A computed fold for a 76-nucleotide RNA from Thermoplasmatales archaeon SW_10_69_26, annotated as transfer RNA. It matches the Rfam family "tRNA". By type it is a transfer RNA. About the family: Transfer RNA (tRNA) molecules are approximately 80 nucleotides in length. Lineage of the source: Archaea > Methanobacteriati > Thermoplasmatota > Thermoplasmata > Thermoplasmatales. It was read from a public genome assembly.

RNA sequence: GCCCUGGUAGUGUAGUGGCCGAUCAUGCGGCCCUGUCGAGGCCGCGACCCGGAUUCAAAUUCCGGCCGGGGCGCCA
Numbered sequence: 001g002c003c004c005u006g007g008u009a010g011u012g013u014a015g016u017g018g019c020c021g022a023u024c025a026u027g028c029g030g031c032c033c034u035g036u037c038g039a040g041g042c043c044g045c046g047a048c049c050c051g052g053a054u055u056c057a058a059a060u061u062c063c064g065g066c067c068g069g070g071g072c073g074c075c076a
Base pairs, nucleotide, nucleotide: 001072002071003070004069005068006067007066010026011025012024018056027045028044029043030042031041032040049065050064051063052062053061
């Protein structure tokens, strides 16, 4: 340098044009339960890497960038 792949709550993760006001677990907060703690139950909080394009509509498609992973190659 080229190709492939990924980037989503604090952490991990689902999503593949509209039902997303975005999933689940964990975390955090409140309440219930319990003699206490833990476990358990209920409710709530919290996220789409950046810029642009397409579209009535983009987490999702396309282009560029940044970062991580894998493969191939070039110079010395």